[in-house]
Context: one part of a larger RNA
Molecule: large-subunit ribosomal RNA, domain IV
Organism: Minisyncoccota bacterium
RNA sequence: GUCCUCAAGGAACUCGGCAAAAAAGCGGCCGUAAGUUAGCGAUAAGGCCUGCCCGUAGCAAUACGGGCCGCAGUGAAUGUUUUCCCAGCAACUGUUUACCAAAAACACAGCUCCCUGCGAACUCGUAAGAGGAUGUAUAGGGGGUGACACCUGACCAAUGCCGGAAGGUCAAUCACGGGUGGUCCCAAACUUCGGUUUGUGGCUGGACUGUGCAAGCCCCGGUGAAUGUCGGCGAUAACUAUAAUCGUCCUAAGGUAGCGCAAUUCCUUGUCGGGUAAAUUCCGACGUGCACGAAUGGUGUAAUGACUGGGAAACUGUCUCGAGGACUCGCUCG
Repeated sequence: GUCCUCAAGGAACUCGGCAAAAAAGCGGCCGUAAGUUAGCGAUAAGGCCUGCCCGUAGCAAUACGGGCCGCAGUGAAUGUUUUCCCAGCAACUGUUUACCAAAAACACAGCUCCCUGCGAACUCGUAAGAGGAUGUAUAGGGGGUGACACCUGACCAAUGCCGGAAGGUCAAUCACGGGUGGUCCCAAACUUCGGUUUGUGGCUGGACUGUGCAAGCCCCGGUGAAUGUCGGCGAUAACUAUAAUCGUCCUAAGGUAGCGCAAUUCCUUGUCGGGUAAAUUCCGACGUGCACGAAUGGUGUAAUGACUGGGAAACUGUCUCGAGGACUCGCUCG
């Protein structure tokens, strides 16, 4: 190291019955609770039988009657569910961290919202093109929730999205103008006759500049199974206590139903009840919820689970507390 046995006790071991042991052995007969989605639960649980010989019935399996032997009759071997009670979580079968996590995580059917009218949305690609789909809104894509039952409250102030167009703001380009200027004709004035200046008009034009034109933003509405949010203080009833009630401040609105010391409760081993001789765990209540709460779903729930917590029966070297034996390996010695 692998395996076997053990007085009395029987989980006192331990984080935890881990490991081991035991019972049973998908054969027959009987019997089987709560709950339940009526399918299940269920092989629930639990009890009895099992060999061989003869006879009777039968095609036979088998059944019935009689008898025989043993401690023992599915007489060996292989393989193979221990069971029950109360809770949590997840509906379920399934999937996953190949090589420390199999789960309460993921998925799921169902529910719901958004997008998409077809050369669809969406995805890949620079493009051509391809998938979607040889499909067509009972279809396809995306987000959330996660069977089923009962339900899913308030708030549109912020952010997002959708719709709107009166007004404000607002880019480049473009269009139409202005424009110190350039040039041409004409006229006038001055003139050193070379010209210069001014004015009306035509053409043109760099910088600069005016007006007009979009979405967006500001603005106006809507929208929560969109991202999200869902108060404080003071007083008050004929004991006390408490506050149906009143006042006040703030807010977009102040948490509804249900649940609640919870996989959430700090104080906390909360308080009461049950279970134990004795329990920080467990179960049932209470509610003062540090810091539950309604598809980031709320509360239940039969069945299911190599899931998690608590209890019981059976059983045992897990232990009180060790002991003995078989075989084997390393080292040492021979």